[in-house]
RNA sequence: UGCUUAUCAAGAGAGACCGAGGGUAAGGCCCUAUGACGUCCGGCAACCCCCAGAAAUGGGUAGGUGCCAAAUCCUGCAGAAUGCUUGCAUUCUGGAAGAUAAGUC
Numbered sequence: 001u002g003c004u005u006a007u008c009a010a011g012a013g014a015g016a017c018c019g020a021g022g023g024u025a026a027g028g029c030c031c032u033a034u035g036a037c038g039u040c041c042g043g044c045a046a047c048c049c050c051c052a053g054a055a056a057u058g059g060g061u062a063g064g065u066g067c068c069a070a071a072u073c074c075u076g077c078a079g080a081a082u083g084c085u086u087g088c089a090u091u092c093u094g095g096a097a098g099a100u101a102a103g104u105c
Base pairs, nucleotide, nucleotide: 002104003103004102005101006100007099008098013041015040016039017038021031022030023029026075027074028073042068043067044066047064048063049060050059051058052057072097077094078093079092080091081090082089083088084087
């Protein structure tokens, strides 16, 4: 880097330091000197893991990851319904892309 599978509307500080950008491309829409982003501490969750069990499932958090604004912040592609200003808006479904985990070449 590729492939497979699963999940993605829940959850997570009124702490310390720093000091201007951030939401990883675009368009939107947001967050931010009432201090964002980042670092540390702290926390959440339970994929791997551990325990019980035939299984379904239940429990745990020492360890490997992950995560801690907004649905993966929203959209892009296809279809359906509704509305009207007739090419746009809203809603729903699917897809694509992405993230994370486990496995695999």
The RNA shown here (SAM riboswitch aptamer (S box leader)) has 105 nucleotides and comes from Planococcus halotolerans.
It matches the Rfam family "SAM riboswitch aptamer (S box leader)". Rfam links the family to the GO term regulation of gene expression.
The coordinates come from a structure-prediction model, not an experiment, and the mean pLDDT is 83.